[in-house]
RNA sequence: CCAUUGCGCCGCUAGGGUUCCGGUCGAAACGAUGUUCCGAUGCUGGUCCGAGAGCAGCAGCCGCGCGGGAGACAUCCGCACGGUACACGGCGGGAUAAAAGCCCGGGAGAG
Numbered sequence: 001c002c003a004u005u006g007c008g009c010c011g012c013u014a015g016g017g018u019u020c021c022g023g024u025c026g027a028a029a030c031g032a033u034g035u036u037c038c039g040a041u042g043c044u045g046g047u048c049c050g051a052g053a054g055c056a057g058c059a060g061c062c063g064c065g066c067g068g069g070a071g072a073c074a075u076c077c078g079c080a081c082g083g084u085a086c087a088c089g090g091c092g093g094g095a096u097a098a099a100a101g102c103c104c105g106g107g108a109g110a111g
Base pairs, nucleotide, nucleotide: 008058009057011055012054015049016048020046021045022043023041024040025039026038028036029035030034060084061083062082063081065079066078067077068076086106088109092104093103094102
């Protein structure tokens, strides 16, 4: 310098805002200390979004052993055990109602 690989999905959490619910405040109406409707407000919360570098599970892949099919090997299927490492990271932009550890991105950059 080049190529390949570092995979996928479900649930949860850190985190996130404000579509909906709720809360709070205000105006109006009703003739009651509350209700209806409108507006404002992220306000502990619920719905919602949500991690490559967070948790957990499933699947895939790899190793090894056993079993099945006529079958020594190969190939296919199943089961059991083990492995699946490492990972500092902007600015800025994008989507959604809006924002974010979401996506751009294991990026740029650094070591």
Background:
Predicted 3D model of a 111-nucleotide RNA (Guanidine-I riboswitch aptamer) from Acidiphilium rubrum. Taxonomically the source falls in Acidiphilium (Bacteria, Pseudomonadota, Acetobacterales, Acidocellaceae). Its mean pLDDT, the model's own confidence on a scale to 100, is 79. RNAcentral holds the sequence, with entries from Rfam and Ribocentre.